The RNA shown here (Bacterial large signal recognition particle RNA) has 267 nucleotides and comes from an Actinomycetota bacterium.
[in-house]
RNA sequence: CCGUGCUAGGCGGGGAGCUAGCGGUGCCCUGUACCCGCAAUCCGCUUCAGCGGGGCACAAUUCCCGUCCGAGGGUUCGGCCCGGGGGCAUAGGGCCCGGAAACGGCGGCAGUGAAGGCGAGGUCCCAUUCGGUGGGCGACCGUGAACCAGGUCAGGUCCGGAAGGAAGCAGCCUUAAGCGGAUCCGUUCACGCGCAGUGGGGCAACCUCGCCGGAGUCGACGUCCCGGGGACCGCCUCGAGGUCGCUUCUCAACGGCGGGUGCACGG
Numbered sequence: 001c002c003g004u005g006c007u008a009g010g011c012g013g014g015g016a017g018c019u020a021g022c023g024g025u026g027c028c029c030u031g032u033a034c035c036c037g038c039a040a041u042c043c044g045c046u047u048c049a050g051c052g053g054g055g056c057a058c059a060a061u062u063c064c065c066g067u068c069c070g071a072g073g074g075u076u077c078g079g080c081c082c083g084g085g086g087g088c089a090u091a092g093g094g095c096c097c098g099g100a101a102a103c104g105g106c107g108g109c110a111g112u113g114a115a116g117g118c119g120a121g122g123u124c125c126c127a128u129u130c131g132g133u134g135g136g137c138g139a140c141c142g143u144g145a146a147c148c149a150g151g152u153c154a155g156g157u158c159c160g161g162a163a164g165g166a167a168g169c170a171g172c173c174u175u176a177a178g179c180g181g182a183u184c185c186g187u188u189c190a191c192g193c194g195c196a197g198u199g200g201g202g203c204a205a206c207c208u209c210g211c212c213g214g215a216g217u218c219g220a221c222g223u224c225c226c227g228g229g230g231a232c233c234g235c236c237u238c239g240a241g242g243u244c245g246c247u248u249c250u251c252a253a254c255g256g257c258g259g260g261u262g263c264a265c266g267g
Stems, first nucleotide, its partner, number of pairs: 001267006010056002012030004020046005034054005063260006072251003077245005082239005092233002095229005102223003106219004116212008124201006130194002132191007140181004149174004157166003
C1' cells in the first nucleotide's frame, strides 16, 4: 500500500420556548436525512444521552476536532405606526365661541339726498261710538181649547096660560198659554270680529311722512389683535403591541478549508 472480516462512532442538525437543569414530543429555521411504539393538566433522564424494540452501511464524501462563511432565531437600540393615560400652561398648528378697531375686495342702499338731529303719526294700553257675527225677547206669519176661554148659538132642554125669557151642546168665527216659521224691523246680552271713528295715556324699539343736514352707510366674509373653550394634531408618559433597520450583544443550520481516528487475518 492492497484485499477480507469486525469494532468505536454514525444513520441529521439548530433556534426560541418549557424546565432546577438537560434530552424528546409540539412551534420555527435548515434541507433530504433507517423503521415501529410512546409523550403538553406531557414523556424520560441527572449526563456523550428521550425510553423500549428491530435494522443498515462503515474507518472516511459519510465519524471526530479546529477555523471561515452565515440562512434563521433571541436580545438591545433607534425610526415609523397602533393602543392606554395626562395636562392646556408662561409655548406651537388646526377647530369653535365672544370682543374691538383698522384695512381689503364683494354685495345692498345713497345728490331722485347717506349718517346724524328735530317734529308728527302708526304699531302698544284704557274708555267709548259705529259696524259685523251669534244668542234671547218683542213685534210679524201660521197653528192652537170635548168641558173647566169669548162671541153667535140650529136642534133639543128649562120657566111661563101667553107674550116672552134663561142656561147652553154640535157647528161657525175669534183668541190665551203653548208649538212652529221667518230674520225685514225694534230691543237686549255676548265677542280670540273690524286696513272703521272719537277722546285720553304711553313713546324703548321699529315703520311711514315732513323739515334741517350734505356724503356716506349697512351686511356677511378675509387679514391683524385681544379674551375664552375644547383636546384633533403636536407635547409628556406607559405598552413582552405591530413593522422596518449597513444599531449592539448572542446562539447558530447548510456549506468551504485544514487536521485527527482503530482491531484481526492474508498478500
Source information
Lineage of the source: Bacteria > Bacillati > Actinomycetota. It matches the Rfam family "Bacterial large signal recognition particle RNA". From the family's description: The signal recognition particle (SRP) is a universally conserved ribonucleoprotein involved in the co-translational targeting of proteins to membranes. A source record names the gene ffs.